[in-house]
Order: sequence, then C1' cells, then structure tokens
RNA sequence: AUAAGCUUUCGGGGCGGGGUGAAAGUCCCCACCGGCGGUGAUGGAGCAGCGCUCCUCAGCCCGCGAGCGGAAGGUCUCCUUCGGGAGAGACGAUGCAGGAACCGGUGCGAUUCCGGUGCCGACGGUUACAGUCCGGAUGGUAGAAAGCUUGG
Repeated sequence: AUAAGCUUUCGGGGCGGGGUGAAAGUCCCCACCGGCGGUGAUGGAGCAGCGCUCCUCAGCCCGCGAGCGGAAGGUCUCCUUCGGGAGAGACGAUGCAGGAACCGGUGCGAUUCCGGUGCCGACGGUUACAGUCCGGAUGGUAGAAAGCUUGG
C1' cells in the first nucleotide's frame, strides 16, 4: 500500500417581522436552511526551494440516502419432544414514489469560480394547504474515521 471479514465511534440545517382570518411557524409579502460520495479551474496552510502534501470547494452536473412495497438470507421475541415451529419489524438484492439553473464575466477549459436573476424541497398529522411545527425517530441510512483478524 492492498483484498476479505469483523468491532467501535460519529453521521441534518431552517419561520424572525408584517398581512388576512374565528383559526395559519401551513395562505400572502419579506426573511431563513441546504445530508453523503464523485467531478471540480476556488480559497488557504506546510516545507529554504522544487514540487508535493494537507485542509477547503455544486441544494438545482452524475450517483446515493431519507418514504412505500419487498425474495433469499439474516436479526429480534416466544415456544420446543432440540428435529424444529410461530410471530415481529424501522435489515435486505430488485422495484415504485419523490425535485430544481439560467444569463453575463474570466479563461485552453467552469450548469462547479465571480456577478446577477431564478428555481426546488418525502410520508402521516394539524381549527386552513407545512423544506422550517408535531410524529414515525432515544429509529434507520448514504457514508466518514479509528481499530482488530486473516490472506497474497
């Protein structure tokens, strides 16, 4: 440095002001927020330098996660004549649902930088329609870091 297996820890932000109304953090005006991996010309740091290393860099480019359903398998609970049986769910390949960007500038090169103007946001609930409230969720997950074992 690398492959497989395992363990531990971590792993989401946001309604402030005004209006209408019997009632709105749900409507209207202004405001506020942006998970993970990739790409990346950003910005910064280290070294005397080379060049390299490290940190940082897209909500709307590519892919993924959160929702619904779910095979094998696994997990948990209960029962057992120890052969196994029953049940559960927020695991699980595949499937379904669910969204959004342009213009100008610089430049060899940018939907990523700079400037401008836009746009988007699961499910269930609710005195009235929710990205921001409550709930599933003290959950799960994309993944991140560290460690252990084994192999070549």
The RNA shown here (FMN riboswitch aptamer (RFN element)) has 152 nucleotides and comes from Parvularcula lutaonensis. Rfam family: FMN riboswitch aptamer (RFN element). Its family is annotated with FMN binding in the Gene Ontology. The prediction has a mean pLDDT of 77. Lineage of the source: Bacteria > Pseudomonadota > Alphaproteobacteria > Parvularculaceae > Parvularcula.